[in-house]
Context: one part of a larger RNA
RNA sequence: CUGGGCAUAAAGCGCGCGUAGGUGGUCUUGUAAGCGGGGGAUGAAAGCCCAUGGCUCACCCAUGGAACUGUCCUUCGGACUGCAAGGCUGGAGGGCGGGAGGGGAGAAUGGAAUUCCCGGUGUAGCGGUGAAAUGCGUAGAUAUCGGGAGGAACGCCGGUGGCGAAAGCGAUUCUCUGGCCCGUCCCUGACACUGAGGCGCGAGAGCUAGGGGAGCAAACAGGAUUAGAUACCCUGGUAGUCCUAGCUGUAAACGAUGGGCACUGGGUAGAGGUGGUGUCGAUACUGUCUCUGCCGAAGCAAAUGUGUUAAGUGCCCCGCCUGGGGAGUACGGUCGCAAGGCUAAAACUC
Numbered sequence: 001c002u003g004g005g006c007a008u009a010a011a012g013c014g015c016g017c018g019u020a021g022g023u024g025g026u027c028u029u030g031u032a033a034g035c036g037g038g039g040g041a042u043g044a045a046a047g048c049c050c051a052u053g054g055c056u057c058a059c060c061c062a063u064g065g066a067a068c069u070g071u072c073c074u075u076c077g078g079a080c081u082g083c084a085a086g087g088c089u090g091g092a093g094g095g096c097g098g099g100a101g102g103g104g105a106g107a108a109u110g111g112a113a114u115u116c117c118c119g120g121u122g123u124a125g126c127g128g129u130g131a132a133a134u135g136c137g138u139a140g141a142u143a144u145c146g147g148g149a150g151g152a153a154c155g156c157c158g159g160u161g162g163c164g165a166a167a168g169c170g171a172u173u174c175u176c177u178g179g180c181c182c183g184u185c186c187c188u189g190a191c192a193c194u195g196a197g198g199c200g201c202g203a204g205a206g207c208u209a210g211g212g213g214a215g216c217a218a219a220c221a222g223g224a225u226u227a228g229a230u231a232c233c234c235u236g237g238u239a240g241u242c243c244u245a246g247c248u249g250u251a252a253a254c255g256a257u258g259g260g261c262a263c264u265g266g267g268u269a270g271a272g273g274u275g276g277u278g279u280c281g282a283u284a285c286u287g288u289c290u291c292u293g294c295c296g297a298a299g300c301a302a303a304u305g306u307g308u309u310a311a312g313u314g315c316c317c318c319g320c321c322u323g324g325g326g327a328g329u330a331c332g333g334u335c336g337c338a339a340g341g342c343u344a345a346a347a348c349u350c
Base pairs, nucleotide, nucleotide: 003322004321005320006319007304008303012318014201015200016199017198021194022193023192025088026087027086028085029084030083031082033081034080035077036076037075038074039073040072041071042070049065050064051063052062053061054060091191092188093187094186095184096183097182098181099180103177104176105175106174107173108172109171110154115149116148117147118146119145120144121143125136126135162169163168206247207246208245209244210243211242215241216240220236221235222234223233258317259316260315261314262313263312266295267294268293269292270291271290272289273288274287275286276285277284299306300305323350324349325348332343333342334341335340
């Protein structure tokens, strides 16, 4: 490079925004770069291929032909792609009218519980386990009642339910703010899709500085268990977990399934809209759009399975794979305060 692939065999970037690039709806006219037809020039010889001939044959050689898939010139064509001009509304976006929501940020407030402190009652135990012990307690614990402090998390509702691009989001109220869905079919008129680089977001742990610290709890200490027990169990307990500002940039970041568009039987359940029939109104019946599940035709698949939320049938764009180990390592580069991240081999070996 080509081919074949990427749910589970190697392989979808954690997710988005977007640059270059690639690709691109419908109609008309023009153009003729791509494209196609005709003609011409050129495409050295040798070789390959075909025919005939010369060495007794063959190898070999000679002559002629064909071919040289290419390039250029000229002429014609105008479907398709491109280009130019002008339209269209179905893609896309906007307006107007509605709707649901733990989407994001900030501030304020609330109750339950744990712990600690103060006071009352009260007395010998409490706690913990498989059983114990360490531990706490006559300096009055545990239990119970009243008061106070402080931090973190928000029970029930709660749901294969909702929202978000993903990470993720759950007490209540207010303020600011993003996206989505439906109806109307009013406006713009292809403004679109994807996206190498780039930029941004990105659980947890970790790092820097300053706060905070109730509970939990790496490390650590002790008690047990055990042959041992640097563990599992128990009693303690520091970083951390929380907040503010900054850094890190990873994950089984998973649907192990990139994004977009179109098409291809159904059944059933849930969520948010909207229309029709019927009714006093509702229950009800019947459409339609969006989202979330389950079961399954055809098809696909090595099987498991998947199956209008495709892993089916096609098109467009990006990323990635190419036997196992060595190795996501070394070296180099680059980013980072560090930890380390990203990029990424080879020898050797099976």
Molecule: small-subunit ribosomal RNA, central domain
Organism: uncultured bacterium